[in-house]
Molecule: RNase P RNA; transfer RNA
Organism: soil metagenome
């Protein structure tokens, strides 16, 4: 100059507030007043993935539709994480990668441009006939120009009428077989064929694998109020039960008009959990396993704050010093201290984040 | 809290089996009227809401971030 990883996210006292607990006093109650401990984050945020819980069948089969995609492994469980292979950047540390299949199941597409955009293809060129010559028609030729992101293997010889994998020899690639390595992706190595197969699956699709819907406004339990009130149709191959349909499962009459009724009620659900530190063990690591210790927010429209002094850290102004100078020290003003805030709980991404501190490496 | 849709020219929408973006209305100039207005020719005007990605090429297809809009008992 740079890679990687992890920590922090202003302190400390005063005063006046806020939330929910808890204890005590007062009050029939509602609720007041006083004491005690307690009161947001790495992302509480985005709701993009996974999982628990609830309710619907115990989530069950087919169909359709999503999702993932080298290989081992960890996890409840995952589009996460870790370990390897493989590719692609970088001088390096190291970073990155949706990374199954276009050669074998098929279609699709490939715009201008260019002669031709995928098994065909002759614009200039070159090559041989033919016509009287400039040239023209007809035939061969993908080796050379042009064109384009991409042009049907590369070079170098033989061979040709010019050429061509037409031969050949060597390098790239395919595809099959063997042999060592490793669980495995996959590496390293021989031998054989044919000479050669663009490109796109974050196009439709094929293959393997995964997924049932909805979400605490889930859901249950209580009061209090209505209320099982009138008419007319329909009708057990019907009709609810929120699944995208169908089977299936539960469960019953349904429907239409008039007429009455509708407190955002009150408690559960609510934080003790895949918990957090710590210290052995296993393991290359992710991560497991055992002891041990702590007690850490629980409101339902939402509190966790204000101001005031001290210090601290950055920006920046003016004196005075030193010092060629870049700067650096003293003092006195301003200014500023991020990104943001729980709302059922975790486990993961992604995304914002002022300055600061540690570790390793290049 | 949940769940869902939508950004395109100054306003309101087209365009999505990927090929270099348009139609109204608005504005401008013109022509027509004595003049307005209608009408009729023309013409301005887009980082496709921002970033990455895949592809030869992205409004599209994907990821991801921003903004608004809308349902719930």
């Nucleotide at each position: 100059a740079g890679a990687a990883g992890g920590c922090u996210g202003g302190a400390c006292g005063a005063u006046c507030g806020c939330c929910g607990g808890u204890c005590g006093c007062g009050g029939u109650g509602a609720c007041g007043c006083g004491g005690c401990a307690g009161g947001a984050g790495g992302a509480a945020a985005g709701u993009c993935c996974g999982g628990g819980c609830u309710c619907c069948a115990c989530a069950g089969g087919g169909c359709a539709g999503g999702g993932u995609g080298c290989u081992g492994g960890g996890u409840a469980a995952c589009a996460c994480c870790c370990a390897g292979g493989g590719g692609g950047g970088g001088c390096a540390a190291c970073c990155c990668c949706a990374c199954g299949g276009a050669c074998c199941a098929g279609u699709g597409c490939c715009a201008c441009a260019g002669a031709a955009a995928a098994g065909a293809g002759a614009c200039c060129g070159c090559c041989g006939u033919u016509c009287u010559u400039u040239g023209a028609a007809c035939g061969g030729u993908a080796a050379g120009g042009g064109u384009g992101a991409a042009a049907c293997g590369g070079u170098g010889a033989g061979g040709u009428a010019a050429g061509a994998g037409c031969u050949c020899a060597c390098c790239a690639g395919c595809g099959g077989c063997c042999c060592g390595g490793g669980c495995a992706a996959c590496c390293g190595g021989g031998c054989c064929g044919g000479c050669u197969a663009g490109g796109u699956a974050a196009a439709c699709c094929c293959c393997a694998c995964c997924c049932g819907g909805a979400g605490c406004a889930a859901g249950g339990c209580c009061a209090a109020a209505u209320a099982g009130g009138g008419g007319a149709g329909c009708g057990a191959u019907g009709g609810c039960g929120u699944g995208g349909c169908c089977c299936g499962c539960g469960c019953c009459g349904c429907u239409c008009c008039c007429g009455g009724g509708u407190u955002a009620g009150g408690c559960c659900g609510c934080u003790g959990g895949a918990g957090a530190c710590g210290c052995c063990g296993g393991g290359u690591a992710a991560c497991c396993g055992g002891c041990g210790u702590c007690g850490u927010a629980g409101a339902g429209a939402a509190a966790u704050g204000a101001u005031c002094g001290u210090c601290g850290c950055c920006c920046u102004g003016g004196a005075c010093g030193g010092g060629c100078a870049a700067c650096c020290g003293u003092u006195c003003g301003g200014g500023g201290c991020a990104c943001a805030g729980a709302a059922c709980c975790c486990g993961g991404c992604u995304u914002a984040c002022a300055g600061g501190c540690c570790u390793u490496c290049u | 809290g949940c769940c869902g849709g939508a950004g395109u020219a100054g306003c309101u929408c087209a365009g999505c089996u990927g090929g270099u973006a348009g139609a109204g209305c608005a504005g401008c100039u013109g022509a027509u009227u004595u003049g307005u207005a209608a009408u009729c020719a023309g013409c301005u005007g887009g980082u496709c809401g921002g970033g990455g990605g895949u592809u030869c090429g992205a409004u599209u297809c994907c990821c991801u971030u921003c903004u608004c809009c809308g349902g719930c008992u």